[in-house]
Context: one part of a larger RNA
RNA sequence: AGCACACGGUGGAUGCCUUGGCAUUAGGAGCCGAAGAAGGACGUAGGAAUCUGCGAUAAGCCUGGGGGAGUCGAUAACCGGACUGUGAUCCCAGGGUGUCCGAAUGGGGAAACCCCGCCAGGGGCGCGAGCUGCCUGGUGACCCGCAUCUGAACACAUAGGGUGCGUGGAGGGAACGCGGGGAAGUGAAACAUCUCAGUACCCGCAGGAAGAGAAAACAAUAGUGAUUCCGUUAGUAGUGGCGAGCGAACGCGGAUCAGGCUAAACCGUUCCAUGUGUGAUAGCCGGCGGGCGUUGCAUGGUCGGGGUUGUGGGACUUCCCAUUCUGUCUCUGCCGGGGCAGUGGGGUGAGUAGUACAGGCAUAGGUGAACGGUCUUGAAAGGCCGGCCAGAGAGGGUGUGAGCCCCGUAACUGAAAUGUUGUGUACCGCCCGGUGAAGUAUCCCAAGUAGCACGGGGCCCGAGAAAUCCCGUGUGAAUCUGUCAGGACCACCUGAUAAGCCUAAAUACUCCCUAAUGACCGAUAGCGGACCAGUACCGUGAGGGAAAGGUGAAAAGUACCCCGGGAGGGGAGUGAAACAGUACCUGAAACCGUGUGCUU
Numbered sequence: 001a002g003c004a005c006a007c008g009g010u011g012g013a014u015g016c017c018u019u020g021g022c023a024u025u026a027g028g029a030g031c032c033g034a035a036g037a038a039g040g041a042c043g044u045a046g047g048a049a050u051c052u053g054c055g056a057u058a059a060g061c062c063u064g065g066g067g068g069a070g071u072c073g074a075u076a077a078c079c080g081g082a083c084u085g086u087g088a089u090c091c092c093a094g095g096g097u098g099u100c101c102g103a104a105u106g107g108g109g110a111a112a113c114c115c116c117g118c119c120a121g122g123g124g125c126g127c128g129a130g131c132u133g134c135c136u137g138g139u140g141a142c143c144c145g146c147a148u149c150u151g152a153a154c155a156c157a158u159a160g161g162g163u164g165c166g167u168g169g170a171g172g173g174a175a176c177g178c179g180g181g182g183a184a185g186u187g188a189a190a191c192a193u194c195u196c197a198g199u200a201c202c203c204g205c206a207g208g209a210a211g212a213g214a215a216a217a218c219a220a221u222a223g224u225g226a227u228u229c230c231g232u233u234a235g236u237a238g239u240g241g242c243g244a245g246c247g248a249a250c251g252c253g254g255a256u257c258a259g260g261c262u263a264a265a266c267c268g269u270u271c272c273a274u275g276u277g278u279g280a281u282a283g284c285c286g287g288c289g290g291g292c293g294u295u296g297c298a299u300g301g302u303c304g305g306g307g308u309u310g311u312g313g314g315a316c317u318u319c320c321c322a323u324u325c326u327g328u329c330u331c332u333g334c335c336g337g338g339g340c341a342g343u344g345g346g347g348u349g350a351g352u353a354g355u356a357c358a359g360g361c362a363u364a365g366g367u368g369a370a371c372g373g374u375c376u377u378g379a380a381a382g383g384c385c386g387g388c389c390a391g392a393g394a395g396g397g398u399g400u401g402a403g404c405c406c407c408g409u410a411a412c413u414g415a416a417a418u419g420u421u422g423u424g425u426a427c428c429g430c431c432c433g434g435u436g437a438a439g440u441a442u443c444c445c446a447a448g449u450a451g452c453a454c455g456g457g458g459c460c461c462g463a464g465a466a467a468u469c470c471c472g473u474g475u476g477a478a479u480c481u482g483u484c485a486g487g488a489c490c491a492c493c494u495g496a497u498a499a500g501c502c503u504a505a506a507u508a509c510u511c512c513c514u515a516a517u518g519a520c521c522g523a524u525a526g527c528g529g530a531c532c533a534g535u536a537c538c539g540u541g542a543g544g545g546a547a548a549g550g551u552g553a554a555a556a557g558u559a560c561c562c563c564g565g566g567a568g569g570g571g572a573g574u575g576a577a578a579c580a581g582u583a584c585c586u587g588a589a590a591c592c593g594u595g596u597g598c599u600u
Base pairs, nucleotide, nucleotide: 001599002598003597004596005595006594007593008592009591015585016550017549020521021520022518023517024516025515026514027513028512029510030509031172032171039101040100041099042055043054044053046079047078049075050074051073061095062094063093064092065091066090070083071082072081106115107114108113116140117139118138119137120136121135122134123132124131125130142169143168144166145165146164147163148162149161150160176207177205178204179203180202181201187194191241217224218223228255229254230253231252232251238246239245259502260501261500262446266305267304268303271301272300273299274298275297276296283292284291285336286335287334288333289332290331310480312445313444314443315442316439317438318437319436320434321433325342326341327340328339329338330337345432346431347430348429349428354427355426356425357424358423359421360420361419362418363417365413366412367411371386372385373384374383375382387404388403389393395407396406397405451475452474453473454472455471456470457469461487482497483496484495485494486493537544538543557584560571561570562569563568
């Protein structure tokens, strides 16, 4: 030195465990903010630090509920001092306080700091007038809207300016949504049209969903009947350097279902503007008769009525039917008609949540069955013996496998307060002549629109025979005997009625809350993070980004003695165990030793 065996050291694999994750299901919630958010800084307990909570009223204050014996948050004890059956601590709901920064908003600024004006109150100084680099509370940014006062160039005016009012805006937010911009790596086995992809990314805006939406739609000789979503049609028809690829619709089956309001014609006129006007022939609801009478008429606008459709509709004209009753007005008598108010009937509350009460639900809770003996053990929940409950034998804990020890579980039950609700009743608001018949002469039916030309985009559709849809530039119709569409275009036929608006549900998503589940992980796994982690650390910065769990049932965490300067160890003691001693469960291997044997 090698090999073998035994015993150790080092090391932290493996096994077991789980406070933490991951995924999913069901329900809820789906916004917060100048009434100052999200996120922070600094403080705050009798005692240092960090976390948690809170804000100079600072681990808390008040009120109302719950609860019922200990409590003064955690690491984490100790000392000190308190509270509590006159109900504390704790849990829920509502309120109060809420420093400074931050949209940050009196001005400034290198965030958490500096400086100022005005109003009110207080303090200090002064005999007083008054002074004050003191304190407290309030107020002072910009933009927008409304009201109002002023007011240029320039006469009216307008711009501009002032004042007052506004729970008007701003900023934040995981994904989902709509809109405006918009790549490249890649694929095509190269690459340019094409693809990736209208993806990533940037910007704007909104909501709990958004967007879309009640046919100028589809279809095909038969019909359907707003939109959205799912399955299928179908990888079909198509498109395509006809390459790579891209890729519908009709129809059918389902989810959910909901339809409304304007513009115009016409009528009236509160009001406004312009023009005309002293003429009476006009006006005063219609007829007859009478009376009053000096304002009116036309055009445009505003406002009110009317009207809203494609078997075309409406206006207009005539008629019919209906309209509970009362009062009143319409110059007056009679006849007729109309308006207004109340009441009765019907409908509706989708316009910002109609209101109140009752009920349901949520945010604390409450009641809640049934076991003993013995053996082994450190310990019984294990074995044996004998019982019991079960609308409860889900699960967890307890010194080992516990239905009956504890917490729970099934079932039942509970709210002063706040929130929510597709239920009921009452009240309130709003709406209501007809969905009637006939006539068809006249009027209306959304204009710089539709269409067209050129240039683009988007549709399965890459310019193609290229419709349909949307932009830009130019041009530019018609009003129902109209117009558009049915894939160039024309005819016939069929369908629809553009150029105004609103609209729940079915659908998408999950930062968040509650409950539950897993042939999901179990500390190099599972979130980066089971542990004081977006921390330590790195980087000028944008940004990158760890490692690190386990004594024991219980600290019972080794009093005392000895060696040693200490570290550490030997006894003793605790414990079932100390080769469980806080370098702590188990404790593999590499690696390093000690002893013995053999070989050289």